This is a predicted structure of a 79-nucleotide RNA (c-di-GMP-I riboswitch aptamer) from an uncultured Geobacteraceae bacterium. The sequence was found by an Rfam model in a public genome assembly. Rfam family: c-di-GMP-I riboswitch aptamer. Its family is annotated with cyclic-di-GMP binding in the Gene Ontology.
RNA sequence: CUUUGCAAAGGGCAAACUCGGGGUAACCUGGGGACGCAAAACCACGAGUCCAUCGAGUGCGGAUAGUCGGGUUGCCAAG
Numbered sequence: 001c002u003u004u005g006c007a008a009a010g011g012g013c014a015a016a017c018u019c020g021g022g023g024u025a026a027c028c029u030g031g032g033g034a035c036g037c038a039a040a041a042c043c044a045c046g047a048g049u050c051c052a053u054c055g056a057g058u059g060c061g062g063a064u065a066g067u068c069g070g071g072u073u074g075c076c077a078a079g
Stems, first nucleotide, its partner, number of pairs: 002079004012037002017032006035066001041072003045069003048064004053059001054057001
């Protein structure tokens, strides 16, 4: 530098559900909780899905990075 995540070590994140707060909603956020995750770290750029709205559309505004692709960064180990 590159590929890989079968084995090891130290750790990390945290689905459903639930309690508090925010939001019209999707959903976000803090506590509890662990289904899973080697990028389940970050970015709404492309596609998808979801929500709200109305004049019902190839519309406009939002949500989702734990749906897929893409971009950026990155721990440990093995080859």